RNA sequence: AUCUUAUCCAGAAAGGCGGAGGGUUUUGGCCCUGUGAAGCCUUGGCAACCCAUAUUACUUUAACUCAGUAGUAUGAAGGUGCCAAUUCCAUCCUGAUAAAGCAAUGCUUUAACGGGAAAGAUAAGUC
Repeated sequence: AUCUUAUCCAGAAAGGCGGAGGGUUUUGGCCCUGUGAAGCCUUGGCAACCCAUAUUACUUUAACUCAGUAGUAUGAAGGUGCCAAUUCCAUCCUGAUAAAGCAAUGCUUUAACGGGAAAGAUAAGUC
């Protein structure tokens, strides 16, 4: 780097070095930031994807064990990840609501919502 699947409104920060940016890229909005950004290091924590234990259903079997699939409960040693704001917001499709306009019985715009897609991030698997 390719593809597949799952998740993304919850949760969790102190110290040292550093010295001006940061919120992945462009643009805009809105934020964070010399009461110290990014980055690096140390320590701590969150979560439960992989993982461990127990258990339920199904598949398999003549039947059981084992195994596989899906779920539930508990845990946190290890592999990742994460520790401002929904993935900060935006784009496209769609549903319904309200308001306004046109001058017509529909169309357009705006506002705050719901669902989906796209993009991205992370994990597990895969070539």
The RNA shown here (SAM riboswitch aptamer (S box leader)) has 127 nucleotides and comes from uncultured Sediminibacterium sp.
The organism belongs to Sediminibacterium, within Bacteria.